[in-house]
c-di-GMP-I riboswitch aptamer from a Chloroflexota bacterium, 87 nucleotides, folded computationally.
């Protein structure tokens, strides 16, 4: 210097709800506001969750496809990056 690891400093981020804007929506920006987080950074690459379209049957109501567009990394997991360094 790396790797694992997470005491301890300096920072950082920002949940739920509230207000505006926005979107068919699922949710997303901006401010408050902290529930948490060593990656609560960044990627949609696997997976799960959720949203929208809907054939068919056809009175109602049932509702098809590893469909098709999406959302969502603070639900898991992979890649890429990074701050401090104690046991």
């Nucleotide at each position: 210097a790396c790797c694992u690891c997470g005491a301890a400093a300096a920072g950082g981020c920002a949940a739920a709800c509230c207000c505006a804007c926005u979107g068919c929506g699922a949710g997303g920006u901006g401010g408050g506001g902290g529930c948490g987080c060593a990656a609560a950074g960044u990627u949609a690459u696997g997976g799960a969750u959720c949203u929208g379209c809907g054939a068919g049957u056809g009175a109602a109501g049932c509702g098809a496809g590893u469909g098709c567009a999406g959302a969502c990394c603070g639900c898991c997991a992979g890649a890429c990056u990074g701050c401090c360094g104690a046991a």